[in-house]
RNA sequence: GUGCUAUCUAGAGUGAUCGAGGGACUGGCCCGAUGACAUCCAGCAACCUGCAGAAGGGGACUAUUCCGGCAAGGUGCUAAUUCCAGCAAAAUGGCAUUCCAUUUUGGAAGAUAGGAA
Numbered sequence: 001g002u003g004c005u006a007u008c009u010a011g012a013g014u015g016a017u018c019g020a021g022g023g024a025c026u027g028g029c030c031c032g033a034u035g036a037c038a039u040c041c042a043g044c045a046a047c048c049u050g051c052a053g054a055a056g057g058g059g060a061c062u063a064u065u066c067c068g069g070c071a072a073g074g075u076g077c078u079a080a081u082u083c084c085a086g087c088a089a090a091a092u093g094g095c096a097u098u099c100c101a102u103u104u105u106g107g108a109a110g111a112u113a114g115g116a117a
C1' cells in the first nucleotide's frame, strides 16, 4: 500500500516551546500574531492488552448475598456532528418525469482500532 470487521452527534487545557499557516481532497464556512498548526507535558476514552467474581459501592456480627467489571502496558483522540456538502433515491415546495431548494434515507470518500493475504 490492498482487502475485511467495528466505530465515528459523548469526553478531554486560562500549561510550556515555536512562529505561519491550518481544518485529508474540491466548493463553502471557519480557526489563527489576543499565537493557530506542530512538539512536550497534562488530560479524555477504552479498540487491542493485563487482571478478574477482581477495583469500588449497598446490606450484614461473620458467612451467604445485591449492584457493578477494574487497570491503563500498545495505539488513538483533546475547535466546530468526520465543521457542512460532494453520489443516488424518496417526500415536500417552486406552473415542473428532466431544473432548483429543503428534509430524510442509503452510499462514496476519509479517520481510528484489530485481524488477513
Stems, first nucleotide, its partner, number of pairs: 002116001004114005013041001015040003021031003025086004042078003047074002049071003056067003082109001087106008